The part of an RNA shown here (large-subunit ribosomal RNA, domain IV) has 327 nucleotides and comes from a compost metagenome.
The prediction has a mean pLDDT of 88.
Its Rfam family is "Bacterial large subunit ribosomal RNA".
Context: one part of a larger RNA
RNA sequence: CUCUCGCGAAGGAACUAGGCAAUCUAACCCCGUAACUUCGGGAGAAGGGGUGCCGGAGCGAUCCGGCCGCAGUGAAAUGGCCCGAGCGACUGUUUACCAAAAACACAGGUCUCUGCUAAGUCGAAAGACGACGUAUAGGGGCUGACGCCUGCCCAAUGCCAGAAUGUUAACAGGAGGGGUUAGGGGAAACCCGAAGCCCUGAAUCGAAGCACUGGUGAAUGGCGGCCGUAACUAUAACGGUCCUAAGGUAGCGAAAUUCCUUGUCGGGUAAGUUCCGACCUGCACGAAUGGCGUAACGACUUUCCUACUGUCUCAACCACAGACCCG
Numbered sequence: 001c002u003c004u005c006g007c008g009a010a011g012g013a014a015c016u017a018g019g020c021a022a023u024c025u026a027a028c029c030c031c032g033u034a035a036c037u038u039c040g041g042g043a044g045a046a047g048g049g050g051u052g053c054c055g056g057a058g059c060g061a062u063c064c065g066g067c068c069g070c071a072g073u074g075a076a077a078u079g080g081c082c083c084g085a086g087c088g089a090c091u092g093u094u095u096a097c098c099a100a101a102a103a104c105a106c107a108g109g110u111c112u113c114u115g116c117u118a119a120g121u122c123g124a125a126a127g128a129c130g131a132c133g134u135a136u137a138g139g140g141g142c143u144g145a146c147g148c149c150u151g152c153c154c155a156a157u158g159c160c161a162g163a164a165u166g167u168u169a170a171c172a173g174g175a176g177g178g179g180u181u182a183g184g185g186g187a188a189a190c191c192c193g194a195a196g197c198c199c200u201g202a203a204u205c206g207a208a209g210c211a212c213u214g215g216u217g218a219a220u221g222g223c224g225g226c227c228g229u230a231a232c233u234a235u236a237a238c239g240g241u242c243c244u245a246a247g248g249u250a251g252c253g254a255a256a257u258u259c260c261u262u263g264u265c266g267g268g269u270a271a272g273u274u275c276c277g278a279c280c281u282g283c284a285c286g287a288a289u290g291g292c293g294u295a296a297c298g299a300c301u302u303u304c305c306u307a308c309u310g311u312c313u314c315a316a317c318c319a320c321a322g323a324c325c326c327g
Stems, first nucleotide, its partner, number of pairs: 001322002004319001006317001010313002014311001019308001027051005036041001038145001052067006068072001080306001084302003087298002092104002108143007120129003146293004151223003156220002158216005165211003172204001176200005183192003224242005251285001252282001263279005
């Protein structure tokens, strides 16, 4: 010096990214216990007091008297606590071996498909699951307890419905064109050329789909700009204009979202890029890719307080095992 453990002067988080680690606390009985709340909870809230042995009384809980120690849950085991904020309602689940979470799931909500040989899924098929179920059922998507709510846009994309018209495949159809040549013409070269066979082939006919007509947002998604105006100033309830399918409603807002930014004001500190409360100029919140709240819960994230401590000021000592020295 290192590991593991113990102890402590004065101070008590000054350590540090961060109280990480280690203390404190602790069992049982009694007293007592706030905001808030879904009335269950919060709660072991918080905060106090007691605890041994001997004798007596009592069925007992317990009470009365006495005794000892520094110390009576005499060892071991055995919650530190409070206030505020964010996220997720909750118990659960997860990256076996760097992530346990705010991620997944969840009950609840909603949309959609499915009438039973169901839809859907597995399987070339037989067949099976769904289900020995039957729309209070089953499959799929999104959201995620509960409370208050969930605005506008159907132009685009998707889906649903419609079927008049247009477009449209194979097929059907066969106008026309071509090849071949029995024959005819010609002195010849060559020309014409029926039937048959063969090649090609226009019009016409022709479903779904698409076009078309409507609907549909808890479908994919989207939800403006410029200029002017009030008797100080400032601001603009108001007006004008352009564009759009429609121009963001309620609520929230420097936020797990704010670039400028350590925004500004207030609070907390002697001092606060974090934190809490406000403001709104929202670079670039916003309503089931849910919005805003919310008691309870959380090995979650974050600010502060108290208790407590070798985390630290700042190091010292004890014990064990190493390192080190000698053999």